[in-house]
RNA sequence: GCGGGUGUAGCUCAGUUGGUAGAGCGCCAGCUUCCCAAGCUGGAAGUCGACGGUUCAAGCCCGUUCACCCGCU
Numbered sequence: 001g002c003g004g005g006u007g008u009a010g011c012u013c014a015g016u017u018g019g020u021a022g023a024g025c026g027c028c029a030g031c032u033u034c035c036c037a038a039g040c041u042g043g044a045a046g047u048c049g050a051c052g053g054u055u056c057a058a059g060c061c062c063g064u065u066c067a068c069c070c071g072c073u
Stems, first nucleotide, its partner, number of pairs: 001072007010025004019056001027043005049065005
């Protein structure tokens, strides 16, 4: 230099054919308990790596770009 993969909550990851952004773990509060743990209920937490384009509408389609990983030269 060329090709491919990954990037979504604090962490690990879903997200189908473009149509309200989710789960588990963790965190916070309450209930329960003599206390802790476990359990139950509720809650907070996201510029969907960045910028631009297409579209009534983009995590998803297109272009550029950044980071990491793999391969080729």

Predicted 3D model of a 73-nucleotide RNA (transfer RNA) from a Phycisphaerales bacterium. Its Rfam family is "tRNA". Rfam links the family to the GO term triplet codon-amino acid adaptor activity.